[in-house]
Molecule: Bacterial large signal recognition particle RNA
Organism: Caryophanales bacterium
RNA sequence: CCGUGCUAGGCGGGGAGGCAGCGGUGCCCUGUACUCGCAAUCCGCUACAGCGAGGCUGAAUCCCUUUUCGAGGUCAAUUCGCUUUAAGGUCUGGCUCAAGUAAGUGAUGUUGACAUCCGGGUCCUGCGCAACGGACACCCAUGAACCCUGUCAGGUCCGGAAGGAAGCAGCAGUAAGUGGGCUUUCUCCGUGUGCCGCGGGAGUGCCCGGAUCGAGUUAACUGCUUGGGUACGCUUAUGGGCGGAUUGAUCGAAAAAAGGUGCACGG
Numbered sequence: 001c002c003g004u005g006c007u008a009g010g011c012g013g014g015g016a017g018g019c020a021g022c023g024g025u026g027c028c029c030u031g032u033a034c035u036c037g038c039a040a041u042c043c044g045c046u047a048c049a050g051c052g053a054g055g056c057u058g059a060a061u062c063c064c065u066u067u068u069c070g071a072g073g074u075c076a077a078u079u080c081g082c083u084u085u086a087a088g089g090u091c092u093g094g095c096u097c098a099a100g101u102a103a104g105u106g107a108u109g110u111u112g113a114c115a116u117c118c119g120g121g122u123c124c125u126g127c128g129c130a131a132c133g134g135a136c137a138c139c140c141a142u143g144a145a146c147c148c149u150g151u152c153a154g155g156u157c158c159g160g161a162a163g164g165a166a167g168c169a170g171c172a173g174u175a176a177g178u179g180g181g182c183u184u185u186c187u188c189c190g191u192g193u194g195c196c197g198c199g200g201g202a203g204u205g206c207c208c209g210g211a212u213c214g215a216g217u218u219a220a221c222u223g224c225u226u227g228g229g230u231a232c233g234c235u236u237a238u239g240g241g242c243g244g245a246u247u248g249a250u251c252g253a254a255a256a257a258a259g260g261u262g263c264a265c266g267g
Stems, first nucleotide, its partner, number of pairs: 001267006009057003012030004020046005034054005063260006072251013085237004092233002094230008103222003106218003115212008123201006129194002131191005138181005148173004156165003
């Protein structure tokens, strides 16, 4: 140096968390690198740090160590954005309310603004009148077996006769009553129907008319002033939560480079 067979080792790793500590299951990042059982109310171990069983590979590009690079995670400081909590009301804008003003716009005004005076209406009340509703009277119809009237057939009674008497039914008319009309007129009763008439009262609110005066009046909108309300924008906070940026620290996969590392037999 070569061949054959073994062994050590390897068959993923890392982060946070958990733990007295070390691993694992679970979560996350890399990446493809055996199987079965145990396991977060945990499962095993003890500084050599998963336990138990089986399989593959095997001294090298594959194992070990160091360095470079660096996915990604964690911590701290500073800072930015978003959101939430608490306080603050005109100190800070907006929004909103009330009072005032009258610069602008609008409306109105010499077909007289505003103001003043007079007279009326609207309001309350008394009387009258009307209206409405009702009743009576009036008109028509109907309406009494008998206890209404007139006439009373038939029949009854008195009489020798002539003649008389009472009187049912029917008919006519009426009383009490019933229905309708008149809703015309007369009489009577009633009413928050009406302002029609005549009075009395109240009152300055509104409307109308007349007279005097002679140019503004209004405050609807914008503006301005004053006084409030509202934390929506704003301010404050060693506040809270979430997401970034920078710096520092820490752990660090994959990749790359360098170095190191067995045994036995035979040639």